Context: one part of a larger RNA
RNA sequence: GAUUGAACGCUGGCGGCAGGCUUAACACAUGCAAGUCGCAGGAAAAGGUAGACUUCGGUUUACCGGACACUGGCGGACGGGUGAGUAACGCGUGGGGAUCUGCCUCGGAGUGGGGGACAACCGCUGGAAACGGCGGCUAAUACCGCAUACGCCCUUAGGGGGAAAACUCCGGUGCUCUGAGAUGAUCCCGCGUCGGAUUAGCUAGUUGGUGGGGUAACGGCCUACCAAGGCGACGAUCCGUAGCUGGUCUGAGAGGAUGACCAGCCACACUGGAACUGAGACACGGUCCAGACUCCUACGGGAGGCAGCAGUGGGGAAUAUUGGACAAUGGGGGCAACCCUGAUCCAGCCAUGCCGCGUGGGUGAAGAAGGCCUUAGGGUUGUAAAACCCUUUCAGCGGGGAAGAUGAUGACGGUACCCGCAGAAGAAGCCCCGGCUAACUCCGUGCCAGCAGCCGCGGUAAUACGGAGGGGGCAAGCGUUGUUC
Numbered sequence: 001g002a003u004u005g006a007a008c009g010c011u012g013g014c015g016g017c018a019g020g021c022u023u024a025a026c027a028c029a030u031g032c033a034a035g036u037c038g039c040a041g042g043a044a045a046a047g048g049u050a051g052a053c054u055u056c057g058g059u060u061u062a063c064c065g066g067a068c069a070c071u072g073g074c075g076g077a078c079g080g081g082u083g084a085g086u087a088a089c090g091c092g093u094g095g096g097g098a099u100c101u102g103c104c105u106c107g108g109a110g111u112g113g114g115g116g117a118c119a120a121c122c123g124c125u126g127g128a129a130a131c132g133g134c135g136g137c138u139a140a141u142a143c144c145g146c147a148u149a150c151g152c153c154c155u156u157a158g159g160g161g162g163a164a165a166a167c168u169c170c171g172g173u174g175c176u177c178u179g180a181g182a183u184g185a186u187c188c189c190g191c192g193u194c195g196g197a198u199u200a201g202c203u204a205g206u207u208g209g210u211g212g213g214g215u216a217a218c219g220g221c222c223u224a225c226c227a228a229g230g231c232g233a234c235g236a237u238c239c240g241u242a243g244c245u246g247g248u249c250u251g252a253g254a255g256g257a258u259g260a261c262c263a264g265c266c267a268c269a270c271u272g273g274a275a276c277u278g279a280g281a282c283a284c285g286g287u288c289c290a291g292a293c294u295c296c297u298a299c300g301g302g303a304g305g306c307a308g309c310a311g312u313g314g315g316g317a318a319u320a321u322u323g324g325a326c327a328a329u330g331g332g333g334g335c336a337a338c339c340c341u342g343a344u345c346c347a348g349c350c351a352u353g354c355c356g357c358g359u360g361g362g363u364g365a366a367g368a369a370g371g372c373c374u375u376a377g378g379g380u381u382g383u384a385a386a387a388c389c390c391u392u393u394c395a396g397c398g399g400g401g402a403a404g405a406u407g408a409u410g411a412c413g414g415u416a417c418c419c420g421c422a423g424a425a426g427a428a429g430c431c432c433c434g435g436c437u438a439a440c441u442c443c444g445u446g447c448c449a450g451c452a453g454c455c456g457c458g459g460u461a462a463u464a465c466g467g468a469g470g471g472g473g474c475a476a477g478c479g480u481u482g483u484u485c
Base pairs, nucleotide, nucleotide: 001485002484004482006481007480008479009478010477013357014356015355016354017353018352019350020349021315026313027312028311030310031309032308035074036073037072040071041070047064048063049062050061051060052059053058081268082267083266090193091192092191093190094189095188096187099185100184104181105180106179107178108177109176110175111174112146114144115143121136122135123134124133125132126131152161153160154159155158166173167172194240195239196238201231202230203229206228207227208226209225210224211223212222213221243265244264245263246262247258248257249256250255270291271290272289273288274287293304294303295302296301321347323346324345325344329343330341331340332339333338360390361389362388363387370381371380372379373378394426396421397420398419399418400417404412429474430473431472432471433470434455435454436453440469441468442467443466444465450457451456
C1' cells in the first nucleotide's frame, strides 16, 4: 500500500447493488418448511336436481355434491441446512469396465379368464393417555392363482420358473413384458492433494490361490481350506490439524495466504448401531434398538429431536423479522381445473462493504463584529460571514403511474418513473500537525499529569502532554484493533 463475512470509538443526509452467528455440530417455547390424486373404492352434515307421499310445514327414495380420517398410486432419496467427522480414490484431473436406472423419448408384443381377503364402517371391549384387542360387512389400478410370452435361467430330445389393470367425455389416459436411447447412480485405476522421525517398523482376513456364498456388478466383500505372504526412509504405521475444488485476496511475476457469499463434489442430521420399504436411502422433518437430555403421567406407561425459515436462552468483540406472496422462475401431485412449496421472488433491520448523489450557486472589502497572535503599527480567521440576486438535485407535500404477464392472473406497490408546489430551506464529521509524514503558534502543566507505530517527548520558555486559534488529510464517513499478502 492493498485486503476483510470484521469488531470497537466518535459521527451520520439519500439511493442502487451485494452481504449479514467466523464462537456452543450448545439447548430449544411457538408457528410454518411435503404433499397431492374424487377419471380408483367405501364414506358425514349442508346444498342441488328428479320422482313419490303430503296435513303444503315437510317426509322419503334415487342421482350429483362433499371436510377430516381410511385403503390405494406417485412424491416424501429432490429442494433447503451445516462442516462435526474425514489426510481418504474424499476431492481434482485423466482413463477404465464387471453394472443398475422410477418418471422421459423412439420401437416391438400383449392387456385373456378367475379367486380370496383387509382397513375405513358397525357392534363389544382394554387403557389416564399414547395406542389398542375381539367379532362382523365391503371396493379397487391393493393382493393371489390359471392361461399365454421365448427375450431370461438351468439344461439341451426336452424340461423348469416367470406378466398385466383398468378408466373413459370414445379424443385419450393407463398397465405388463421387451429392445434401444437419454438422464442419474455405483465400482476400479494412474497422477496430484497439510505438519511432525523428539512417531521406524506396520500387518492374521493380513497378501495370494481354490471351492462356495453374497451384490445391480468386479473384488477377502464374506466364508472353508491351502500357501506365507503384503507395506515401509521415494516415509509405512502412529500423532496433530483439516471438508476438497472452480475460485478469492495479495503480488510485476514466481509465489504466499485462503476456501464467507455463488457453483460442483463429499460427509452429517441429538449420540452410537441396524435394517425395512423402494428405481433410488441404510433415509434431516421414516422405522427399530441402546444412550444422554427434556416433557406428560392416573406411576402402569408414553412423547420429542430447528446443522429447514423466522424466533428464544446461552456462548461471544460480533451477525437481522416469530414479515408478504406463490405474481414470476423452478419443484411434487393431478388429464385438467387446481392444491402444496420459509425452494424462490420480495419487503423489514444493520454505513457491513462497493458505487452514485447531496448538504447549495453568483456577486460581495467599511477586508464588519468576535476569536487568536502581536514587535501594539498590525497580521490572521477571510469572500469566509452579513447583505443582494438566483437555483431546487436529494429529502418533504399534491397529482398521475408502469414494464416485469402470453387471453386471464402482480406479493413487490400507489414501488420505479413522470408532472406540479414551497423554500437555502432538513443534511459534516473524524483523524492528524517533532522526524519518518502533508500541516505552527499561544496558554496551562513542570520526569507530574500524560503521549507513543519506531526513534523518542515531559525535570519552568514543550511546534511531541492538555486546551485554544490556525493549518493539513480524508469525507458520510474517519480513526483504532485484529486478519492475509
A computed fold for a 485-nucleotide part of an RNA from a metagenome, annotated as small-subunit ribosomal RNA, 5' domain.